Model confidence (mean pLDDT): 90 of 100. A computed fold for a 75-nucleotide RNA from Malonomonas rubra DSM 5091, annotated as c-di-GMP-I-GGC riboswitch aptamer. The organism belongs to Malonomonas rubra, within Bacteria.

Formats: sequence, structure tokens, C1' cells
RNA sequence: UUCGAUAAUAGCAAACUCAGAGCAAUCUGAGGACGCAAAGCUACGGGUCCUAAUGGGAUAGCCGGGUUGCCGAAG
Repeated sequence: UUCGAUAAUAGCAAACUCAGAGCAAUCUGAGGACGCAAAGCUACGGGUCCUAAUGGGAUAGCCGGGUUGCCGAAG
């Protein structure tokens, strides 16, 4: 540097519920855990979704790319 363990320390938090924002997709907070070796960040490419639709928006826990990070078994 890669890689990802019947290791260790941590972390995040699906569905669902309540409250709020938004036309909506969806998002935020609290609860809650299906899971995750980047389930940290990024909308660059593709996909999908919404729209007040020649415009704009959402999704990073859809796939890929970029970038940052914990640990150190085997290779």
C1' cells in the first nucleotide's frame, strides 16, 4: 500500500412509531435495530424516484468513481 479475522476498541442505524418541514420524492429530531469494514463525506457517471415539469429537486443503506478515517490476524 493492499486486504478483511470466530480479534479488539469504537461507530453508524433499516423497517416501524411520534413530532416537525416540504406539492412531492424525501429530509430533520426522538424512540427503535434490519443490517453495515467505510451504512463517513462527495450528486462526477449510470440507474431509480418526485415535480409547481422546456426548469428544478430527491436518493450516497442502488451501482461505479473521488476523497478522509479505526484496528492489524492470514495472504
RNAcentral holds the sequence, with entries from Rfam and Ribocentre.